[in-house]
Context: one part of a larger RNA
RNA sequence: UCCGGCGAGUUACUCCUCAGAAGCGUAGGCUAAGCGGCUAGGCCGCGGAGCCACAGCGAAAGCGAGUCCUGUAAAGAGGGCGAUUUAGUUUCUGGGGGUAGACCCGAAGCCAGGGCGAUCUACCCAUGUGCAGAGUGAAGCGCGGGUAACACCGCGUGGAGGCUCGAACAGGUACGGGUUGAAAACCGUUCUGAUGACGUGUGGGUAGGGGUGAAAGGCCAAUCAAGCCUGGAGAUAGCUGGUUCUCCCCGAAAUCUAUUGAGGUAGAGCCUCAGGAAGUGUUUGCAGGAGGUAGAGCGACUGGAUGGGCGCGGGGGGGCGAAGCCCCUACCAACCCCAACCAAACUCCGAAUGCCUGUAAAAUGAAUCCUGGGAGGCAGUCGUUGAGCGAUAAUGUCCAACGGCGAGAGGGAAAGAACCCAGAACCACAGCUAAGGCCCCAAAGUGGCCGCUAAGUAUAGCGAAGGAUGUGAACGUGCCGUGACAACUGGGAGGUUGGCUUAGAAGCAGCCAUUCCUUGAAAGAGUGCGUAAUAGCUCACCAGUCCAGCGUGUUCGCGCCGAGAAUGGUCGGGAUUAAGCGGCCCGCCGAAGCUUGGUCUUCAUACUUUAUGUAUGAGGGGUAGGGGAGCGUUCCCAUCUGCUGUGAAGCCACCGUGGAAACGAGUGGUGGAGCGUUGGGAAGUGAGGAUGCCGGA
Numbered sequence: 001u002c003c004g005g006c007g008a009g010u011u012a013c014u015c016c017u018c019a020g021a022a023g024c025g026u027a028g029g030c031u032a033a034g035c036g037g038c039u040a041g042g043c044c045g046c047g048g049a050g051c052c053a054c055a056g057c058g059a060a061a062g063c064g065a066g067u068c069c070u071g072u073a074a075a076g077a078g079g080g081c082g083a084u085u086u087a088g089u090u091u092c093u094g095g096g097g098g099u100a101g102a103c104c105c106g107a108a109g110c111c112a113g114g115g116c117g118a119u120c121u122a123c124c125c126a127u128g129u130g131c132a133g134a135g136u137g138a139a140g141c142g143c144g145g146g147u148a149a150c151a152c153c154g155c156g157u158g159g160a161g162g163c164u165c166g167a168a169c170a171g172g173u174a175c176g177g178g179u180u181g182a183a184a185a186c187c188g189u190u191c192u193g194a195u196g197a198c199g200u201g202u203g204g205g206u207a208g209g210g211g212u213g214a215a216a217g218g219c220c221a222a223u224c225a226a227g228c229c230u231g232g233a234g235a236u237a238g239c240u241g242g243u244u245c246u247c248c249c250c251g252a253a254a255u256c257u258a259u260u261g262a263g264g265u266a267g268a269g270c271c272u273c274a275g276g277a278a279g280u281g282u283u284u285g286c287a288g289g290a291g292g293u294a295g296a297g298c299g300a301c302u303g304g305a306u307g308g309g310c311g312c313g314g315g316g317g318g319g320c321g322a323a324g325c326c327c328c329u330a331c332c333a334a335c336c337c338c339a340a341c342c343a344a345a346c347u348c349c350g351a352a353u354g355c356c357u358g359u360a361a362a363a364u365g366a367a368u369c370c371u372g373g374g375a376g377g378c379a380g381u382c383g384u385u386g387a388g389c390g391a392u393a394a395u396g397u398c399c400a401a402c403g404g405c406g407a408g409a410g411g412g413a414a415a416g417a418a419c420c421c422a423g424a425a426c427c428a429c430a431g432c433u434a435a436g437g438c439c440c441c442a443a444a445g446u447g448g449c450c451g452c453u454a455a456g457u458a459u460a461g462c463g464a465a466g467g468a469u470g471u472g473a474a475c476g477u478g479c480c481g482u483g484a485c486a487a488c489u490g491g492g493a494g495g496u497u498g499g500c501u502u503a504g505a506a507g508c509a510g511c512c513a514u515u516c517c518u519u520g521a522a523a524g525a526g527u528g529c530g531u532a533a534u535a536g537c538u539c540a541c542c543a544g545u546c547c548a549g550c551g552u553g554u555u556c557g558c559g560c561c562g563a564g565a566a567u568g569g570u571c572g573g574g575a576u577u578a579a580g581c582g583g584c585c586c587g588c589c590g591a592a593g594c595u596u597g598g599u600c601u602u603c604a605u606a607c608u609u610u611a612u613g614u615a616u617g618a619g620g621g622g623u624a625g626g627g628g629a630g631c632g633u634u635c636c637c638a639u640c641u642g643c644u645g646u647g648a649a650g651c652c653a654c655c656g657u658g659g660a661a662a663c664g665a666g667u668g669g670u671g672g673a674g675c676g677u678u679g680g681g682a683a684g685u686g687a688g689g690a691u692g693c694c695g696g697a
Stems, first nucleotide, its partner, number of pairs: 001697006011100003015097010028052003034046005056063002066081004103242002106239001110232003114229003122206009131196001133165003136161001140157006169193003174189004208224001210220003245630006255268005270376001271374007280367001281364004285359005295349001296347002302343003306339004313332002315329006380405007388397002410421003425599004430595003436589003439574003445586001447585006458576002466561002470558010487545005493518003498512003524539001528537002600620008631686001633683006640676001642675002650670005655664003
């Protein structure tokens, strides 16, 4: 993992509540325990104790169709709940609730004057036992030296030590291996202690809030921050997982409020079912309203803020002997003026939408509201629009409006919850369209006309500031047959080397200028290169040659550069100069949309031969969830005066039937003794899931 079997909303209570059915009932309904009888898992009778209803109000005493409160001296008045409007009760079945383990499995844990453990291990007691070999050489002692005597020194002897090296033994330092191991702690090498606080055998002792501990919360039988077994016990689990047949109708929510509340729950909103009710709701038109958003404005406030003018007041400087006064100012600067602005917490103004109320008609057709039964849900999510937070970041976060997904299949976007199109009852080898497409993959145009692009730009996933004689279009403007623009030929001079500065400064280091005058077709007191400075080359400017357009600006279209990411590239691919981009047009393809034909079903209406009938119309996506109708399993009662060794059940194959669960008074095989139909009843009643349980492969 698979196969087979087992496996989860049950039962009790004379409990509460609602619906349905039945009995009694217009003030009543029912018995309970118990008892008696019988045809005895039951039935009949007795039993009125008691329960519910018949009256309410008040905390209560209490009063009573009223009563309680407020208030008064006391009343009345006022307010709350009731009466005037009278129906209940008993049993059964079903929905929900309560109390019980209460749909099933699942903790870690807690408790017990219940028990079992020191054959492992910790410590202790008793009694035994073990430690190759080698080294060092304490005290003491002897001899010699030495001293007044000691001390002291030397040599020897001696053999001490939680001494040294190192086997057994005990341990377990480092690394490697092993890690579904050879092993639930091992193997190899290496390493530590090895006469001691040493190791070890046997017997014994200490027991669970207890022991033992050279202390690590260590150890107490592979278990220890409180052992194991049994019991309380089906502990509890606002948590996770699972929860078994079919068809039909409707169909959510992920919000608000509250919560020792935030992944729970309650009330409300939203779903469903039953009953009831007003011409009730919704949309559109018209009429009337509330409002301060978008925008705008501010010489209308509150604030902000730029430039200019004026210059209150200050700063700086100066004058007069002080107080103080006066003068200047390229500084700051109030008010005011001119010009132009800004604001969620500014508003003299002020929409569009939306919202509320009324009204008329139309559309819709119960969509609205009320009462009651049952829920689920209170983790949402993406897109577009309007805001806040954030960085005018985030598949970010928090609100609002709408749409989708959630709970939605189908077509398109290569692929794709959320985007675009469109809401799937079923069948069809029928038709039309949507989005999107029509060269091939691949259904349909290698369609028509007019432009653009040359970058494979592009062909549905990037790209900016900025840059550029890319190219097309439009609109300006300047020059031009009295010859433009470009090119070529020639000229480009004189006063003068302008003045100053400078070593020099001569058009060309720098400074100054009223940068002037002359000749002339034209020529700057000089555009750039150059020289130490000159020189030299050039330019402006002019003429000639030539000949027809040449410059410049703005706007728009399509392109170019700017252009960067890690395994091999891409428009989905092939590929395409259109099969790219823009405009206009015709045709076609294309979905579960729409249409056509057939079928099933729900609801409404109509009709009728009342059959779950016919016709017409409108519906039939669906998770949580509500409602309805069925199928099958086991057992029981009745039934067919059913089937069965002339072959029951079960199993296999085929055939047939039904809308499904399923079924067959069909066939054949296997099997070898019981089984079914119909009408009811009762449940240990349906399996693919629970790291489900047991068995097997």
Notes
Model confidence (mean pLDDT): 83 of 100. A computed fold for a 697-nucleotide part of an RNA from a Gemmatimonadaceae bacterium, annotated as large-subunit ribosomal RNA, domain II. NCBI's taxonomy places the organism under Bacteria, Gemmatimonadota, Gemmatimonadia, Gemmatimonadales, Gemmatimonadaceae. Rfam family: Bacterial large subunit ribosomal RNA. Its family is annotated with structural constituent of ribosome and ribosome in the Gene Ontology.